[in-house]
This is a predicted structure of a 72-nucleotide RNA (transfer RNA) from a Candidatus Pacearchaeota archaeon. The source organism's lineage runs through Archaea, Nanobdellati and Candidatus Pacearchaeota.
């Protein structure tokens, strides 16, 4: 320098044009406990950035970022 995969909560991973973006595990709070654990209910939290196509973009295109594999 070329080609190609990945980028979604504090972790992991589903979602492949259209709804409040599922789930787990971790945190909060409340119930249970003498109390701690375990258990049961609720609650916050997320789509790498920019553009572009589209009536509508997490999704489809393109640049860049960060990462990882091949080849030179």
């Nucleotide at each position: 320098g070329g080609u190609c995969c990945u980028a979604u909560a504090g972790u992991c991973c589903a979602g492949u044009g259209g709804c409040u973006a599922a789930g787990a595990c971790a945190c909060u709070u409340c119930g249970u406990u003498u109390a701690c654990a375990c258990c049961g209910a609720a609650g916050a939290a997320a789509c790498a950035g920019c553009a572009g196509u589209u009536c509508g973009a997490u999704u489809c295109u393109g640049c860049u970022u960060a990462g990882g594999a091949c080849c030179a």